The prediction has a mean pLDDT of 82.
The RNA shown here (SAM riboswitch aptamer (S box leader)) has 109 nucleotides and comes from uncultured Pseudomarimonas sp.
It matches the Rfam family "SAM riboswitch aptamer (S box leader)". Rfam describes the family as follows. The SAM riboswitch is found upstream of a number of genes which code for proteins involved in methionine or cysteine biosynthesis in Gram-positive bacteria.
The sequence is in RNAcentral, with records from MGnify.
């Protein structure tokens, strides 16, 4: 600072994976991991415009495009919920439920 987009084959192996917890899925039609190749994205990285500070030299911003190389990624919204708010509907009410509304928490990068 970004997490609603996007990307799969083949070889081993041989059982539990999706972060914990509840859900809910995925999994001997072989998941999760390793390899080994493809891809996806544009974080580092190049460049073109337009602009900011600075006498310069130089530092920055935004937009656009690239993709050799490095860093992630290629079920599912970070799979959904965790905590407090808004809005809706129920209920006398304390308050149950719904709800890609807003923020936060926890993870990833």
């Nucleotide at each position: 600072a970004u997490c609603a987009a996007g990307a799969c084959c083949g070889g081993c192996u041989g059982a539990g994976g999706g972060a914990c917890a509840g859900g809910c899925c995925c999994g001997a039609a072989g998941a999760c991991g390793c390899c080994g190749g493809g891809g996806c994205a544009a974080c580092c990285c190049g460049g073109a415009u337009c602009u900011g500070c600075g006498c310069a030299a130089g530092c920055g911003g935004a937009u656009c495009c690239g993709a050799c190389g490095g860093u992630g990624c290629c079920a599912a919204u970070u799979c959904c919920u965790g905590c407090g708010g808004g809005g809706g509907u129920c209920g006398u009410g304390c308050g149950a439920c719904c709800u890609a509304c807003c923020g936060g928490a926890a993870g990833a990068u």